Transfer RNA from a Deltaproteobacteria bacterium, 86 nucleotides, folded computationally. NCBI's taxonomy places the organism under Bacteria, Pseudomonadati, Myxococcota, Myxococcia. Rfam family: tRNA. Rfam describes the family as follows. Transfer RNA (tRNA) molecules are approximately 80 nucleotides in length.
RNA sequence: GCCCGAGUGGUGGAAUAGGUAGACACAAGGGACUUAAAAUCCCUCGGCUGGAAACGGCUGUGCCGGUUCGAUUCCGGCCUCGGGCA
Numbered sequence: 001g002c003c004c005g006a007g008u009g010g011u012g013g014a015a016u017a018g019g020u021a022g023a024c025a026c027a028a029g030g031g032a033c034u035u036a037a038a039a040u041c042c043c044u045c046g047g048c049u050g051g052a053a054a055c056g057g058c059u060g061u062g063c064c065g066g067u068u069c070g071a072u073u074c075c076g077g078c079c080u081c082g083g084g085c086a
Base pairs, nucleotide, nucleotide: 001085002084003083004082005081006080007079010026011025012024019069028044029043030042031041032040046059047058048057049056050055062078063077064076065075066074
């Protein structure tokens, strides 16, 4: 230099012939139970923002663009990691 694959919450990892992003597990927080703990069960758990709260709004799949009514998914460029060829 060329070719192939991968990049998604704190972590692992799903979802793709374009249609609610984050299933499931782990970690973490709150609660129930307990004399207290462990175990078990229930709830919450990306970011910013409005609100006393309940509950909302916007944004978010490595980065920047493009196509589309609509993009994690398709196209282009770039970055990083892994593999192959030279």